The part of an RNA shown here (large-subunit ribosomal RNA, half A) has 1659 nucleotides and comes from an uncultured Bacteroidota bacterium. It was read from a public genome assembly. It matches the Rfam family "Bacterial large subunit ribosomal RNA". Its mean pLDDT, the model's own confidence on a scale to 100, is 80.
Context: one part of a larger RNA
RNA sequence: AGCAUACGGUGGAUGCCUAGGGUUUGAGAGACGACGAAAGACGUGAUAAGCUGCGAUAAGCUUCGGGGAGCGGCACAUACGCUUUGAUCCGGAGAUUUCUGAAUGGGGCAACCCAGCCUGUUGAAGACAGGCUAUUCUAGCAAUAGAAAGUUAACCGGGAGAACUGAAACAUCUAAGUACCCCGAGGAAGAGAAAAUAAACAAUGAUUUCCUGAGUAGUGGCGAGCGAAAGGGAAAAAGCCCAAACUUCGAAGGCUUGCCUUCGGAGGGUUGUAGGACUACAAUAUUGACUUAAGAUUACGAUUAGAAGCAUCUGGAAAGUUGCACGAUACAGGGUGAUAGUCCCGUAAAAGCAUUAAUCUUAUACAUAGUAGUAUCCUGAGUACCGCGAGGUCGGAGACGCCUUGUGGGAAUCUGCCAGCACCAUCUGGUAAGGCUAAAUACUCCUCAAACACCGAUAGCGAACUAGUACUGUGAAGGAAAGGUGAAAAGAACCGCGAACAGCGGAGUGAAAUAGAACCUGAAACCGUAUGCUUACAAGCGGUCAAAGCACCUUCGUGGUGUGAUGACGUGCCUUUUGCAUAAUGAUCCUACGAGUUGCUCGUCACUGGCAAGGUUAAGGUGCUAAGCACCGAAGCCGUAGCGAAAGCAAGUCUGAAUAGGGCGAAAGUCAGUGGCGGCAGACGCGAAACCUUGUGAUCUACCCAUGGUCAGGAUGAAGGAUGGGUAAAACCAUCUGGAGGUCCGAACUGAUAAGCGUUGAAAAGCUUCCGGAUGAACUGUGGGUAGGGGUGAAAGGCUAAUCAAACUGGGAGAUAGCUCGUACUCCCCGAAAUGCUUUUAGGAGCAGCGUUGAACGAAGUUAUAUAGAGGUAGAGCUACCGAUUGGGCUAGGGGGCUUCACCGCCUACCAAACCCUGACGAACUCCGAAUGCUAUAUAAUAUAUUCAGCAGUGAGGCAGCGGGUGAUAAGGUCCGUUGCCGAGAGGGAAACAACCCAGACCAUCAUCUAAGGUCCCAAAAUCUAUGUUAAGUCACACAAACGAUGUUCGGUUGCUAUAACAGCUAGGAUGUUUGCUUGGAAGCAGCAAUCAUUUAAAGAGUGCGUAACAGCUCACUAGUCGAGUGACCGGGCGCGGAAGAAUAACCGGGUGUCAAAUGUAUUACCGAAGCUAUGGCAUCGAAAGAUGGGUAGGGGAGCAUUCCAGCGGCAGCGAAGAUUGAUCGUAAGGUUGGUUGGAGCUUCUGGAAAAGAAAAUGUAGGAAUAAGUAACGAUAAAACAGGUGAAAAACCUGUUCGUCAUAAACCUAAGGGUUCCUGAUCAACGUUAAUCGGAUCAGGGUUAGUCGGAUCCUAAGGACCAGCCGAAAGGCGACCUCCGAUGGAAAUACUGUUAAUAUUCAGUAACUUGUUUAAGUUUCGACGGGGUGACGGAGUAGUGAAAGUGCCGCGAACUGACGGAAUAGUUCGUUAAAGUAUGUAGGUAUAUUGUUUGCAGGUAAAUCCGCAGAUGAUGCUGAAAUAUGACAGUACUCAGAACCUUCGGGGGACGAGAUAGUGCACCUAAUCAAACUUCCAAGAAAAACCUCUAAGGCUAGGCUUAAACAAUCCGUACCGUAAAUCGACACAGAUGGGUGAGGAGAGUAUCCUAAGACGCUC
Repeated sequence: AGCAUACGGUGGAUGCCUAGGGUUUGAGAGACGACGAAAGACGUGAUAAGCUGCGAUAAGCUUCGGGGAGCGGCACAUACGCUUUGAUCCGGAGAUUUCUGAAUGGGGCAACCCAGCCUGUUGAAGACAGGCUAUUCUAGCAAUAGAAAGUUAACCGGGAGAACUGAAACAUCUAAGUACCCCGAGGAAGAGAAAAUAAACAAUGAUUUCCUGAGUAGUGGCGAGCGAAAGGGAAAAAGCCCAAACUUCGAAGGCUUGCCUUCGGAGGGUUGUAGGACUACAAUAUUGACUUAAGAUUACGAUUAGAAGCAUCUGGAAAGUUGCACGAUACAGGGUGAUAGUCCCGUAAAAGCAUUAAUCUUAUACAUAGUAGUAUCCUGAGUACCGCGAGGUCGGAGACGCCUUGUGGGAAUCUGCCAGCACCAUCUGGUAAGGCUAAAUACUCCUCAAACACCGAUAGCGAACUAGUACUGUGAAGGAAAGGUGAAAAGAACCGCGAACAGCGGAGUGAAAUAGAACCUGAAACCGUAUGCUUACAAGCGGUCAAAGCACCUUCGUGGUGUGAUGACGUGCCUUUUGCAUAAUGAUCCUACGAGUUGCUCGUCACUGGCAAGGUUAAGGUGCUAAGCACCGAAGCCGUAGCGAAAGCAAGUCUGAAUAGGGCGAAAGUCAGUGGCGGCAGACGCGAAACCUUGUGAUCUACCCAUGGUCAGGAUGAAGGAUGGGUAAAACCAUCUGGAGGUCCGAACUGAUAAGCGUUGAAAAGCUUCCGGAUGAACUGUGGGUAGGGGUGAAAGGCUAAUCAAACUGGGAGAUAGCUCGUACUCCCCGAAAUGCUUUUAGGAGCAGCGUUGAACGAAGUUAUAUAGAGGUAGAGCUACCGAUUGGGCUAGGGGGCUUCACCGCCUACCAAACCCUGACGAACUCCGAAUGCUAUAUAAUAUAUUCAGCAGUGAGGCAGCGGGUGAUAAGGUCCGUUGCCGAGAGGGAAACAACCCAGACCAUCAUCUAAGGUCCCAAAAUCUAUGUUAAGUCACACAAACGAUGUUCGGUUGCUAUAACAGCUAGGAUGUUUGCUUGGAAGCAGCAAUCAUUUAAAGAGUGCGUAACAGCUCACUAGUCGAGUGACCGGGCGCGGAAGAAUAACCGGGUGUCAAAUGUAUUACCGAAGCUAUGGCAUCGAAAGAUGGGUAGGGGAGCAUUCCAGCGGCAGCGAAGAUUGAUCGUAAGGUUGGUUGGAGCUUCUGGAAAAGAAAAUGUAGGAAUAAGUAACGAUAAAACAGGUGAAAAACCUGUUCGUCAUAAACCUAAGGGUUCCUGAUCAACGUUAAUCGGAUCAGGGUUAGUCGGAUCCUAAGGACCAGCCGAAAGGCGACCUCCGAUGGAAAUACUGUUAAUAUUCAGUAACUUGUUUAAGUUUCGACGGGGUGACGGAGUAGUGAAAGUGCCGCGAACUGACGGAAUAGUUCGUUAAAGUAUGUAGGUAUAUUGUUUGCAGGUAAAUCCGCAGAUGAUGCUGAAAUAUGACAGUACUCAGAACCUUCGGGGGACGAGAUAGUGCACCUAAUCAAACUUCCAAGAAAAACCUCUAAGGCUAGGCUUAAACAAUCCGUACCGUAAAUCGACACAGAUGGGUGAGGAGAGUAUCCUAAGACGCUC
C1' cells in the first nucleotide's frame, strides 16, 4: 500500500411531518381619496435592535354589547403592575391621528427650509402657540357655494399601433388590430327598441350571450392562410323620452300699437297597416325597470347552549389489545405522551341585541292612456346622395353593395325618402340625419365558507423562517440561501482537565442524550482507527475463469466465509460515424432535480362495447343524497344513391351519332371508450446571433455652456522707443532700452516613445528606467446641456458608466434554429437503408424502393435439371463495310533535272491517288460470334409472392474479387455494373488487424467429430514416414529489376579423347626479314597496305607485356612426361551479387532452426471454432411431425418497479416507513425474509390515474476530493536590545539605539464616507501569520458660534412656468413680471488658556457688525422707478514691504571647566505678542478728485440726481507700511512642589508664588498698496447689497448723527481626508480639487543631506 470486516468522523440524501403554497367551487364585495388616500419617513415599551400594533392621548383613550379568570403582542428573562368595583380578550360606534405624499401658503435634493394675515402670550425688535392662505371648472353681479385632481389586480369602451415569426427565400399576405404606450368609465362596461332581417307564391320582430349552421358560403402571390351570415335550439326578457307643429307666460328689440322677431319657462306631442298638431267627441281606466315612506321576512353578525365509557394487558405514556356498555338530526375535522363517536375543542339540529344589506307587500308618494275627420301645418341639413381617397365587414379594388370617414360638390319634405350585394323595372321591408334603457355576459387586488386520484422544503408562490429581505447595479432593474431537540425544558446542579463563559470527560434529567441545543431519521462521495489475509524481480481498461497456501466459521461434508502466490484470456462508457482503445466528442466524484406532455365535438386507422337502416344528442332545463348522478332536450350531425360543369336523369349516369367502348358508381352504419399516427397550439428538452416596443443612463467618456483655479526656475531677445551717426528729407547703420512668441531648456501638472517586469498581477491596463508637451488649439475643479439609427467625434468606427459597425433594463417571448448536444426499467419475435426520380436541391424534404404489424388472396414466388427462344457482349476478323495503317510492287497526277525557240519527249533511291502482294488496329467498325444472364414450358424440391390498411426508418456508405470509365493500366483516389462481407456479426485462423480464409453465437456441459490453419519450445497436436533441393540463416509472413557470375543440381545438343584428350611440369617457339610504305626512328607488337614463302615435331610478316628504336619476357603452335575423361553451348530447380541511413535489435510474433523446426513431391495420424453431433432445459411458430431463436435504425408483443386514488382486506410501540447487512427465490426488470439501527406509520390483491425509472446534455443545485501541506502572504525604507503585561510576545506598551520621508510618507481643508473619534472591557469571526493589539466585537461618552461655512440676500449657464403657440393622446416649445439655481457678488473677531474626546463655537481679555427702543441733536422724507457704484481680459516690468528665515551684536537662564575657587571663554535654550482703535506717510492718480453756478427737445412720468454744454473756484482723492494704543494681559520661563508610580536612579506635575530678558541692526522677499503702471489684440458676466434722485403719498410720520439698553433665528461643526475610513469586489504599489510647505549646497518646488513632524509599509 491492496482487499475484507468492525467502529467512527464529515456530509445532509432518504423516510416521516407541515406552519406555507397551488388549483378551484359557493357566497360576499367590487372601490379608497381635499373630512387629506395608496405608499412611506420618524417616533412610540421599565429595559427594546427587528417584525407587529399604535401616533406627542403613540403595543394605546372613550362608550355600547359579548365574555367570566386570569393578563401586560411575536418573546420562554428580571423588575414593576392591572384584574369579580369584571381586567386581558372579541364585536359595533367614536376620539386622537407628528412629518412626507394628489400635497394644496411659497420653495425644495420627499419626510426639510422660509413666509403672509387674524387671534393670543408679554413688551419694540426677536421668539412661541392656534387658525387661515394652491389651481381649474360650474353657479352667482359679488361675497360665497359645490365639484375635480391622486391611487387601484383583472375585466370594459376608445385613441394610436410594432417586430420576430409563417409563407421552408421574400415584397401583397400572415403574425395582429396581438404586444407595448395613452385617455376614460363601471360593478360590470359596451350594444339596444329597425331608414332591420329576409325572399319559403312565406314570414320574423330591440340588444346581449351559449349550442348549431360550419371549417360551410366566401376570400386568398386562389400560396401560406383567413373565414362569416341568415335560419334553427336555448339563457334572459322591457320598453321609453325629446326636437318640431300648436297654445301660453316672462324679458328684450322693432315698428305699422297689436302685430312681428329673438331668448327663456310651462303645456302639448313622439310615429310607418304613418303619427301628431288642428277640428269634433270622450274621462279616473291600465300598467310598474327606475324614486319616496311604512311594514314584514331573510341574510350577516361577537356569542349561547350542545348527547354518550368504564375496566384489563403491554408500555415512559393508551386513544392500541381484550371484555362488557352507551349516544347518534352529532361516526365532518382537529387536539390530547401511539390509532378516541362517548377526554378536550368542535360537529348536527336550535337560539342570537344593535347595525347594515337584500327581497316582498302596501300607498292618487311617483310615472303612464282613448275615438273619429283629413283642407292646412309639423316630423331632426352642409345631413342624405354623388365624385376622388381611405378604413370596417368573410369580402386583399373586385361585377362590390352596406356601414364609418378626409376632401370637393350638394338635395327632397309624405304624391317625400332609404334599403333588399353593381345597375334598371316591378315587388317587398322600413322611416335616417336627437336621446335613455335592467337581465342573461366578462373579470377577481380583496373577505368568508369549503374542496382536491395538487406539492411536501433542490418540490409548492421568488418568499413555510425579521423576503421583494440580504446582496448587485449610477439607474431602470435584478434578486437569493435558510423548516424539524423532547410528550414535557425536565435545556445538564455539582466535580475534573484546560488560560478559558472554548472544548472534552464524569455526574444528573429523560422511554431514549450516537434526542445536548452545529440537536428526528442520518445514505453516498470523502477522511480515519482496529483486526485478518496479501504485497519489496514486478510492469498494465485492474476484471473473468482456474487455483495452492493462510485465517475464521462449521450441521464436520475435501461444506461455507475472507484473502489470493501463480496461470490463461482480455485495448473503458457514451456520442458521432464507411469506420473509434483511438491521439475524435462529453463526463473530477457523490447525492437530489433533469427531456414525446397536455388541450381540442379536429382528422384517420385498429380494438372493445351499445344500438342498428338507422345511430346519436349539443347548449340548456328539471329532480336529487349536488362542481356528481338520473331524466328531459332531435336543434343539428353522420348514414340510408349515385353520376354530371350544369339543366337533369337515377341503380345507374356522364361522354358520345351510338344500344359501342370507356370513366365513376350500385356490398352497414353510427355513438362512446381505449390505443397508434397526424393537424392546430412553445408541442421531446436545453441552446443563438438578431428584430421590434416602453423606459433608464453624459457621477466614466466625447463635445458644448457658465463660473473659478493652476503652471519652480532658467534662456532667447520681435515690434516699438531713446541716443549717436547718416540723408535734401527718407531710407539705412551702431549702441542702449524694450519684452513679443500655438519660442527654447526644464520641475509641478498633463501625456504615453522604447525596453524590461508583471500576465491564476500589487493593478480587469499597472510598475521601473528612458521619453513628448509644459503661456497654450494648455491643464483642471464645480454646476449644467446634447440619448440609442440618436448623441458627440482636430475622424481611430473612436467614445456614449470595465459593454459599441448601433448602449443598458423590462416586455413581444417558451422569437426562429432544414443545425449541434442530450433523451432515463426488463425480456421476447421480425428486421432495414445509405438506391431511383424531382427539389434555390445536394448533411433537408416528397413519391417510389427496402422493414414491420394486421387482414385478404390462395401457390402466383425461389432454386435445380431438360427443352425451346430473342440478342450482338468477350473473343475474333477486316480483298465483308467504315475509319485508321507497315513494307513492297505497279502506276494516274504533281515536283525536280535534261533536252528544246516551242511542241513532242527522256530520267528520277522526290511526293503520291487507285489497284496488287504483305503485316496489322478500332468503346461510338462487323462477313462472324460464345459463356453467363433473360423469357417460356415441363419435372422435382422448397415456401414464399401479391393486394389493401396502420406504423416506420433509410435517402453520408465502406472494403475485397471480377468487368469497365477516369487518373499516370498512381492512390486506403474517384464514378458505374456484378458478387461477397462490414455496416447491424460474436467465434477459430492470419502475432496484433471493420472488410481476407473458415464459420452465422437461444441457455448449460472439464462430451464427440471436423473447417481454415497447424503439430521443436513459448502453445493444443508428428522433433511422423518416403524421397529430393538449398549453405545463402537464403528461408521460416512485406517486396525488388535490368545486368553480372566456372555457386550448386537436373535435363538436352555438340566437340576432343587409350592412335593418350583436358590440366600441370620439361624443352622448343626459327628463317627470308628490321616484309613494303610511312617515319627522326617503326626491327612481330604508333599507323597504312599486303599478310607470302622457307625450315620444321612445331612456330602468326605475330596473342600480350616491354624499348626512343632494338633488346628482353610470353602466347598461339609442337615434342616429351602423366594416364581418363575433358571442353563448348542451350534449357529447368534452389541459391549469390545487384540490395545504403534516419526514434530499439525493429516486421521470422519470440526462442531458435541446416539429411531442417527451410523448401519440392507423396502418404498417414493428430490438434483445432460459439460449425456439426450428443445430453438436459427455455421460448416462438405449427394441428402434429418438426422447424426456428446474431442483430443497429425501426415495427410488433409481454412484463417489473415508483407516486397517488377507490373497493375488499391485512400489518404495526411485543416496533411502521427509511437506513444498513446476511440468506434466499425468479430468464430479466425485480421479489421474499433474518439481524442491527430507527421511533410512527405502512400495505397485499383487483382496478383506476400519472410531475412514472438517468451515467453522459462544456446539464442545474449542494456536498466532498485532487493538485497540496504546494504557490502565495501585496513595493528590497530595517531593524536590535532591555523592561512591562499576559496562558502564550519578532509584531502590544515604555525606554535606549538604528533606519525612512521631508513641495512629503508633515500640516489645514473641499468632496465623499458616517461614528470609523475618546474611554473601559473582550479575542470566537474579521486582520493574508501570532495577537495581550486594532479602523474588529460589546458598553458608555463625545460635535456648544450674531462674527467660520450654508440658509433667511443677489444673480450666471441651465431648469421650472401663468399667458401664448403647436401636437392622435401622453405631451413639446415658451417671452414679460417671476421663481429656483454657485463654481461668482454681498455686514461683522482676535489672542491666550482649557477636555480622554470640541473649540475663531467653551473660559478669560480685548473688539466689531446689523437691527429695535429710548434720549439728545438735526432734518424733505419716501420706490419694485431714474442715475451712480458694484464691474471684471492676457502678458510683462519696477517699487513698497511685515511675517517666516538667516547673519551679527546685546540681554536673561541653565550647563561645561582633571581637584577647589574666581575671572574669562564656550555650548544650548529663550529674547514673544493679534484683531481692533487713533494717525493718514511712501506711492498711485492729472482726460484725476471736488466745491459753487447757468442752460437743456436726453435718462418711459418727475427729479435738486445722472448726462450734455458752459462759467468759476479749490487741491484734492486713494492709500499699504510704520508709529502710538491694545499690553500692569497672558504665556514661555524660574522658584517651590502635593497625589500617584518606581527598576529607588527617578518619573509625574495639581495647587501656589515670581514677572527676568531687544520693542536692536542688516540681508531677503509673499500678501498688500493694486481694480496700480506699461503693453497687446482675440477687446475681456449678471444682479443685489451700497450711495443718490425724485413719483404716488406723507409732514407729531420718516430720515441722519451720537449715546445707552436690548435683540441677533435655523442647519453643519466628532473623525478620515495622496487615504487601512473616499472611488477602485480587499486594510488593493492605481485615482482624488484647493492652501501652507523650514535649513545647507543650488538658478530652482530639480537633486542630495537634514529640521519640525510622521513613520519602519501586519508574517